[in-house]
RNA sequence: CGCGACAAUGGCAAACCCGGUGAAAACCGGGGACGCAAAGCUACGAGGCUACCGCGCAAUCAGGAUUGCGCCACGCCAGUCGGGCUGCCGAAC
Numbered sequence: 001c002g003c004g005a006c007a008a009u010g011g012c013a014a015a016c017c018c019g020g021u022g023a024a025a026a027c028c029g030g031g032g033a034c035g036c037a038a039a040g041c042u043a044c045g046a047g048g049c050u051a052c053c054g055c056g057c058a059a060u061c062a063g064g065a066u067u068g069c070g071c072c073a074c075g076c077c078a079g080u081c082g083g084g085c086u087g088c089c090g091a092a093c
Stems, first nucleotide, its partner, number of pairs: 002093001003090002011036002016031006034079001040085003044082003047077003054071007
């Protein structure tokens, strides 16, 4: 340094619930633990999610608006995978 123990110190915290932010995805705080050797940080690559705004189509209808569907990321996900940076311990190899 690689690596990852029925080792040791600890750490993080899924689902769900409560409060909050947001159009939503999702995020923040508290509770809670499914799990995690990077489940620490990072949106660089792939992938996934949402669609306020915008575009297109259709329907309703006095009009303009309303509703539905499709598309759309500059938004989101690092506990989807990969990459980059950093990090505790020290068995076996």
c-di-GMP-I-GGC riboswitch aptamer from a Gemmatimonadaceae bacterium, 93 nucleotides, folded computationally. Its mean pLDDT, the model's own confidence on a scale to 100, is 89. Of the family's consensus pairs, 95% are formed in the model. The source organism's lineage runs through Bacteria, Pseudomonadati, Gemmatimonadota, Gemmatimonadia and Gemmatimonadaceae. The sequence was found by an Rfam model in a public genome assembly.